[in-house]
Context: one part of a larger RNA
């Protein structure tokens, strides 16, 4: 000289685009961060319409009816294993990188073969009982895509090749003819549901090779090495036991100590390299601390379960309730890091047949000169070289075109209006094709319409108005661009290094001038 997730101190005028608890992986009040689906189910607490009583004050109040829209608990499915967060552990197949074989994979995409018949329960719901609560317990009724035999297997597994095993769920739209108990049957459409095959996406394993210091750590190891055989996983394997054998590692640094999340990158350097891994991205690991499995395709699960400790809270003392390393916030702790916002408009997730519900992801907003970038704080002109300050050899000199005047402009702020683009779709209605027994329904493409914006008093442009609102900071002995007076007198003080003060200090302290950079200046940590 560059650089910084930076503090501090002065000082501060506008936007834009970026970042913001590095420290206590310390405690956490309060809200909110994960729901949805009645087009699975029995139903009907609430509110809405509708129908029917019955009271009156004649336009209201009550009460019954799941009729209907919806829908609070409950059963059931899907999701809660994605997103968000930290970086304590981890020196390791963690990561990167470049191969490997011995597996699984909901939701999707393509193909193949089905979806036939039956059967007992549990929630809620009644009743009754305990408990201060949180919750619990009996008895009884009840439905389903919940559960559970039975048939039935192209492919599926298992086999001693003879044979054995195993499966489903039913909703919703429409609808000519036939039949009907008038409820559908039955046909057809969409959604599902079984069981397989193939892909895709995702994960699990193994492997060569890289991946911090210390030898003032030199020996480590008994499931340890390896074999046979069993269990066990989705799968290989001492993964795990039983026998056996006595191996394996190791100065090419084993064991031990310490440190640390890895990496795309990031900062500086010509460049070898050297430090460092915030933001974004990828992957690992964690979810008060330590264990565990349980459901599930996935988890040994942040906002699920148990258990076991600290810690907070509530208790009627019998017993219970919690975990912000989610968004905001508080407390502490530090030299230091933000609002308890707004909206689902966009973009994406999750559930749904859609409408649409959720969504602190996300997208805007609010703060911070924390960084960058950009633009302003006026232009021109103006000698009597003006007053005042300084400094003088008293003549002047400088400050200084700088001010005053006078002639102009109005960026940006302030103020008036206008007013994009981010919004494409969904839904209505219609025209072609697809399906179909169909001119219903359902999809696909296209033509109209009708809506949808947090941000938002948006960006842009536009009106008025006036130079009006808008310049500091640090230096000035030499390195180092930039000097004199004054005060002080080895005191006060400076200060990167050299060094400056003890009576004329260009080094201290004012002040005038002057250099330098400017909404910043310095300073003080850190890196190259």
């Nucleotide at each position: 000289g560059a650089u910084u997730g930076a503090a501090c101190g002065c000082u501060g005028g506008c936007g834009g685009u970026a970042u913001g608890c590095u420290u206590a992986a310390c405690a956490c009040a309060u809200g909110c961060a994960a729901g949805u689906c009645g087009a699975a189910c029995g139903g009907u607490a609430a509110c809405a319409g509708c129908g029917a009583g019955a009271g009156c004050u004649u336009g209201c109040u009550c009460u019954c009816g799941g009729c209907u829209g919806a829908c609070g608990a409950g059963u059931g499915g899907c999701g809660g294993a994605c997103g968000g967060g930290u970086g304590a552990g981890u020196a390791a197949c963690g990561c990167g990188u470049a191969g490997g074989a011995a597996u699984c994979u909901g939701c999707c995409u393509a193909g193949u073969a089905g979806u036939g018949g039956g059967g007992g329960a549990c929630a809620a719901c009644u009743c009754g009982g305990g408990g201060a609560a949180a919750c619990u317990c009996g008895a009884g009724c009840u439905a389903a895509u919940a559960c559970c035999g039975c048939a039935u297997a192209c492919g599926c597994c298992c086999u001693a090749c003879g044979g054995g095993g195993g499966a489903a769920a039913g909703c919703g739209g429409g609808g000519g003819a036939u039949c009907u108990u008038c409820g559908g049957a039955c046909c057809u459409c969409g959604c599902g549901c079984u069981a397989u095959u193939a892909g895709a996406u995702g994960a699990g394993c193994c492997u060569g090779c890289g991946u911090u210091g210390g030898a003032u750590u030199a020996g480590c190891u008994u499931g340890u090495u390896g074999g046979u055989g069993a269990g066990g996983u989705a799968a290989u394997g001492g993964c795990u036991c039983a026998c056996c054998a006595a191996g394996g590692c190791g100065a090419c640094g084993a064991u031990c100590c310490a440190u640390a999340g890895c990496u795309g990158g990031u900062c500086u350097g010509a460049g070898a390299g050297g430090a460092c891994g915030a933001u974004c991205a990828g992957c690992c690991a964690c979810a008060c601390u330590g264990g565990g499995a349980c459901u599930g395709a996935g988890a040994c699960a942040c906002g699920g379960c148990c258990c076991a400790g600290a810690c907070u809270c509530c208790u009627a003392c019998g017993g219970g309730a919690g975990g912000c390393a989610g968004c905001a916030g508080u407390g502490g702790g530090g030299a230091a890091u933000a609002u308890u916002g707004g909206a689902c408009a966009a973009u994406g997730g999750g559930g749904g047949c859609a409408a649409c519900c959720c969504u602190g992801a996300u997208c805007c907003a609010g703060c911070a000169a924390u960084a960058c970038c950009g633009c302003g704080u006026g232009u021109g002109u103006g000698a009597a070289g003006a007053a005042g300050g300084c400094c003088u050899g008293c003549g002047g000199g400088u400050u200084g075109u700088a001010a005053a005047g006078c002639a102009c402009u109005u960026u940006c702020a302030a103020u008036u209006g206008u007013g994009a683009a981010g919004a494409a779709a969904a839904g209505c209605c219609u025209a072609g094709g697809g399906u179909u027994a169909a001119u219903a329904a359902c999809c696909c493409u296209g033509a109209g319409u009708c809506u949808u914006g947090a941000c938002g008093u948006u960006a842009a442009c536009u009106u008025u108005a006036g130079a009006a609102g808008a310049a500091g900071c640090a230096c000035c002995g030499g390195c180092u661009a930039a000097c004199u007076c004054c005060g002080u007198g080895c005191c006060a003080g400076c200060a990167g290094c050299c060094g400056c003060g003890g009576u004329a200090a260009u080094a201290c302290g004012g002040a005038g001038g002057g250099u330098g950079c400017a909404a910043g200046c310095g300073u003080u940590a850190a890196u190259c």
Predicted 3D model of a 528-nucleotide part of an RNA (small-subunit ribosomal RNA, 5' domain) from Candidatus Thiodiazotropha sp. (ex Monitilora ramsayi). It was read from a public genome assembly. Rfam family: Bacterial small subunit ribosomal RNA.